[in-house]
RNA sequence: AUCCAGAGGGGUGGAGGGACAGGCCCGUUGAAGCCCCGGCAACCAUUCGGCGAAAGUCGAAAAGGUGCCAAUUCCUGCAGGUUGUCAAACGACAAGCCUGGGAGAU
Numbered sequence: 001a002u003c004c005a006g007a008g009g010g011g012u013g014g015a016g017g018g019a020c021a022g023g024c025c026c027g028u029u030g031a032a033g034c035c036c037c038g039g040c041a042a043c044c045a046u047u048c049g050g051c052g053a054a055a056g057u058c059g060a061a062a063a064g065g066u067g068c069c070a071a072u073u074c075c076u077g078c079a080g081g082u083u084g085u086c087a088a089a090c091g092a093c094a095a096g097c098c099u100g101g102g103a104g105a106u
Stems, first nucleotide, its partner, number of pairs: 001106003008037005016026003020077004038069003043065002046061006073103001078100005083094004
């Protein structure tokens, strides 16, 4: 800085997995892990061009190193606002919505 886009088959394995908690899902029509092949994207590195004294920055190309290929980071988590429900009232509740934050991932 980004996280409402994108991209799966085979082999092996044999009960877990989706970070954590709660929820809700995925999984014996085969989970995790490992291997092979394929794909997505463009973070880092590379090449070219613009600007710049330089550091660098903007754009393009390509695909070497990472990453990723169920569900928005699956949803919520904390704060404020707003809306709704319950209640005589004080008030309570909402896994409704909006904004920001936290956590996590790259």
Molecule: SAM riboswitch aptamer (S box leader)
Organism: soil metagenome